[in-house]
RNA sequence: CAUGAUAAAGCCAAAUCUCGAGUAAUCGGGAGACGGAAAGCCACGGGUCCCGCUUUUUCAUGUCUGGGAUGGCCGGGUUGCCCUGG
Numbered sequence: 001c002a003u004g005a006u007a008a009a010g011c012c013a014a015a016u017c018u019c020g021a022g023u024a025a026u027c028g029g030g031a032g033a034c035g036g037a038a039a040g041c042c043a044c045g046g047g048u049c050c051c052g053c054u055u056u057u058u059c060a061u062g063u064c065u066g067g068g069a070u071g072g073c074c075g076g077g078u079u080g081c082c083c084u085g086g
Base pairs, nucleotide, nucleotide: 001085002084004082011036012035016031017030018029019028020027021026034072040078041077042076044075045074046073047070048069049068050067051066052065
C1' cells in the first nucleotide's frame, strides 16, 4: 500500500419498549439485537425527510427560497483493529 471475514480478540447497534430534549424531521440515556469489515468521524455533491416563507377566494398541488435533519440512502474526504500478500 492492497485484499479479506466461514479466524481470533473485540467493536458498533436496527426494530421495539422506556425516560428526557425538540414545533417537527430527529437526537440523547437505559434495556434490546435486525444487521454491519469501518454501521468510527465529517453535511462537500446528490437523494429523502421536517419547519418556515412566497403565490392563490378556499382547499390541494406545484415552484422559488431560507433554516434544520439523515453518515445504518448513495458518492466523496479522513482516521483506525486483525489475518494474508507485496
The RNA shown here (c-di-GMP-I-GGC riboswitch aptamer) has 86 nucleotides and comes from a Desulfobacterales bacterium. It was read from a public genome assembly, where an Rfam model found it. The coordinates come from a structure-prediction model, not an experiment, and the mean pLDDT is 77.